[in-house]
RNA sequence: UAAAGAAGGACGGAUGAUCGCCGGUUUGCUGAAGCAGACGGGAGGAAAGUCCGGGCUCCACAGGGCUGGAUGGUCCCUAACGGGGACCGGGGGUGACCCUAGGGAAAGUGCCACAGAAAACAGACCGCCCGUUGCAGGGUAAGGGUGAAAAGGCGAGGUAAGAGCUCACCAGUUCCGGUGGUGACGCCGGAAGCUUGGUAAACCCCAUCCGGAGCAAGGCCAAAUAGGGAAGCGUUUGAGGGUGGCCCGCCCGAGGCUUCCGGGUAAGGCCGCUUGAGGUUGCCGGCAACGGCAAUCCUAGAUGAAUGAUCAUCGCCUCCUUUCGGGUAACCGGGUGGAGGAACAGAACCCGGCUUAUGGACUUCUUUAGCCA
RNA sequence: UCCCCGGUAGCUCAGUCGGUAGAGCAGGUGGCUGUUAACCACCCUGUCGCUGGUUCGAGUCCGGCCCGGGGAG
Numbered sequence: 001u002a003a004a005g006a007a008g009g010a011c012g013g014a015u016g017a018u019c020g021c022c023g024g025u026u027u028g029c030u031g032a033a034g035c036a037g038a039c040g041g042g043a044g045g046a047a048a049g050u051c052c053g054g055g056c057u058c059c060a061c062a063g064g065g066c067u068g069g070a071u072g073g074u075c076c077c078u079a080a081c082g083g084g085g086a087c088c089g090g091g092g093g094u095g096a097c098c099c100u101a102g103g104g105a106a107a108g109u110g111c112c113a114c115a116g117a118a119a120a121c122a123g124a125c126c127g128c129c130c131g132u133u134g135c136a137g138g139g140u141a142a143g144g145g146u147g148a149a150a151a152g153g154c155g156a157g158g159u160a161a162g163a164g165c166u167c168a169c170c171a172g173u174u175c176c177g178g179u180g181g182u183g184a185c186g187c188c189g190g191a192a193g194c195u196u197g198g199u200a201a202a203c204c205c206c207a208u209c210c211g212g213a214g215c216a217a218g219g220c221c222a223a224a225u226a227g228g229g230a231a232g233c234g235u236u237u238g239a240g241g242g243u244g245g246c247c248c249g250c251c252c253g254a255g256g257c258u259u260c261c262g263g264g265u266a267a268g269g270c271c272g273c274u275u276g277a278g279g280u281u282g283c284c285g286g287c288a289a290c291g292g293c294a295a296u297c298c299u300a301g302a303u304g305a306a307u308g309a310u311c312a313u314c315g316c317c318u319c320c321u322u323u324c325g326g327g328u329a330a331c332c333g334g335g336u337g338g339a340g341g342a343a344c345a346g347a348a349c350c351c352g353g354c355u356u357a358u359g360g361a362c363u364u365c366u367u368u369a370g371c372c373a
Numbered sequence: 374u375c376c377c378c379g380g381u382a383g384c385u386c387a388g389u390c391g392g393u394a395g396a397g398c399a400g401g402u403g404g405c406u407g408u409u410a411a412c413c414a415c416c417c418u419g420u421c422g423c424u425g426g427u428u429c430g431a432g433u434c435c436g437g438c439c440c441g442g443g444g445a446g
Base pairs, nucleotide, nucleotide: 001369002368003367004366005365006364007363008362011360013314014313015312016311017310018309019308021042022041024039025038026037027036028035029034044344048355049354051353052352053351054350055349056214057213058212059211063248064247065246066245068210069209070208071207072206073087074086075085076084077083088102089100090099091098092097103205104204108203109202110199111198112197125144126143127140128139129138130137152170153169155167156166157165171195172194173192174191175190176189177188178187179186180185218271219270220269221268228261229260230259231258232257233256240252241251242250278297279296280295281294282293283292284291285290316341317340318339319338320337322335323334324333325332326331374445375444376443377442378441379440380439383398384397385396386395392429400416401415402414403413404412422438423437424436425435426434
């Protein structure tokens, strides 16, 4: 210098003027409604998708079983998670580094198209061997051919020909011992010819977890009403309800419940509502995720929904112009003037994540290649 | 605020338990007819919404997005 990799965020324009919008506090005109003024506050890194997890609220302080769903290396973090960190195994890359739904196929069942003899306890198409006059028959998985996948590889022995049939070496599996590690697992040594195809993001098995509904939860106030009519069910041998797919259990339960018909009122206000697993800074512990302590800060709470518009100056990026400095050069750095650009998006009970969208700018660390010293 | 369903040829839809995608209509060519329609024969047509993964193999199974439609209080 070029090309890459990783991580991060009080990056996602600033200031001023004018005109507005939504809450809050307060003052005045007032007794109230209302009006006017002053002060102070007012979107995001994703507020989004609603994909996970939790808080909170109600149903029973959420209980048992079936069904169902989710997760799946190990250890840790956390309120919790399907999230995160570190590590292990596997795969990719020259490398920094990246990816990984990664339990069980020796519990059982299913599937493996076409091709092929054969697709899984089976199997002989060609070939080889025995046999036969020749067929027939038998042996053989070494060789050929098929396929995504063919029953460990290779050499020697052995044999009629062959074959882990036997042996050495290599690869794998299981077991044993030693050793390192909390552990997944690694390393070393030995034993068993053990070599039993793949697929569980097929059914399934194992382990762990999961009750349901959601702020229109839920509570209070205001307003309104005609316990009207019909049918059905039921009153302790229990109808029905308690927002659960089913059963049990528990609780409530009697002029009561369900359905239909007809009628009335409302479609309003207040609370929940924003101080919270909260932010920032410093120190300490930890490889890290994260945790502890101290100080400090208060930072939208609207309900058809505010957070905006215009102008000026400055800053940022791209292109053009011109000029200065450095350099042999490619090129690098700075200035003048002009034109253009500035994304994705927008709170709605609140948090922790994940995922997706996003013009561009910045910081730190690392790798590879080239050049110079 | 939440829930459900769908996306396959130009249009309307099938596609089972993963095995290499069809039907009808439309379009084109030829035949029949004096001509047209009807009829007959043949032909054309797919990024299976997009994108990753599992698998030998994905329209189908799994994850993440995009678009459309419907529903509840």

This is a predicted complex of two RNAs, RNase P RNA and transfer RNA, with 446 nucleotides together. It holds a member of the Rfam family "Bacterial RNase P class A". It is annotated as a ribozyme. Rfam links the family to the GO terms tRNA processing, dimeric ribonuclease P complex and ribonuclease P activity. From the family's description: Ribonuclease P (RNase P) is a ubiquitous endoribonuclease, found in archaea, bacteria and eukarya as well as chloroplasts and mitochondria.